[in-house]
RNA sequence: UGGAAGUACUAGGGGUGCCGCCUGGCUGAGAAAGACCCUUUGAACCUGAACCGGUUAAACCCGGCGUAGGAAAGUGCGUAUGGCUUCAU
Numbered sequence: 001u002g003g004a005a006g007u008a009c010u011a012g013g014g015g016u017g018c019c020g021c022c023u024g025g026c027u028g029a030g031a032a033a034g035a036c037c038c039u040u041u042g043a044a045c046c047u048g049a050a051c052c053g054g055u056u057a058a059a060c061c062c063g064g065c066g067u068a069g070g071a072a073a074g075u076g077c078g079u080a081u082g083g084c085u086u087c088a089u
Stems, first nucleotide, its partner, number of pairs: 001082002006077005011039004017026003045070003051064004
């Protein structure tokens, strides 16, 4: 001097399903929580889709679809580490 990861602030994007007993249960980061997740290195999320296969009480619950088509950014701090220069040995 640059700076992967990571992180902070601000701004923006997104979803909120299924069900035996519904003041409850299941999965999940999150099932209207002011919380959670994601922001182009983009599977957060949408379309395809009242899709297909498998579980289940049921279900985007698991997988396929998916190298598919879309989808929302700026600044700072900054480690691992890289380059250059100087000094000492």
Molecule: TPP riboswitch aptamer (THI element)